[in-house]
């Protein structure tokens, strides 16, 4: 030390599935809307679990599988992932 793995941040892009419906509150007053509880239905891509592909080789680690516990189901927000931009540890040509 160009580059390369990670990991931080910024920016950008990012799916799915009921504006459901009862009831209480705020609000506001024709009514629309928001927040909780309940009750049915549905997603999976925050984080979790696994009876898990696949790796590894008897220690074990684990997906974009699997569950749907959490969380989501008009907009917001969030959101694996994926791009550029910086910065730190390592490593290298």
């Nucleotide at each position: 030390g160009a580059g390369c793995u990670g990991u931080c941040a910024g920016c950008g892009g990012g799916a799915g599935a009921g504006c459901g419906u009862a009831g209480u509150u705020c609000a506001a007053u024709c009514g629309a809307g928001a927040a909780c509880u309940g009750c049915c239905g549905c997603c999976g891509a925050a984080g979790g679990u696994g009876a898990a592909a696949a790796u590894a080789c008897c220690c074990a680690u684990a997906a974009u599988c699997u569950c749907u516990c959490a969380g989501g189901c008009a907009a917001a927000a969030g959101g694996a992932c994926c791009g550029c931009u910086g910065g730190c540890c390592g490593u290298u040509a």
Molecule: Glycine riboswitch aptamer
Organism: uncultured Rhizobiaceae group bacterium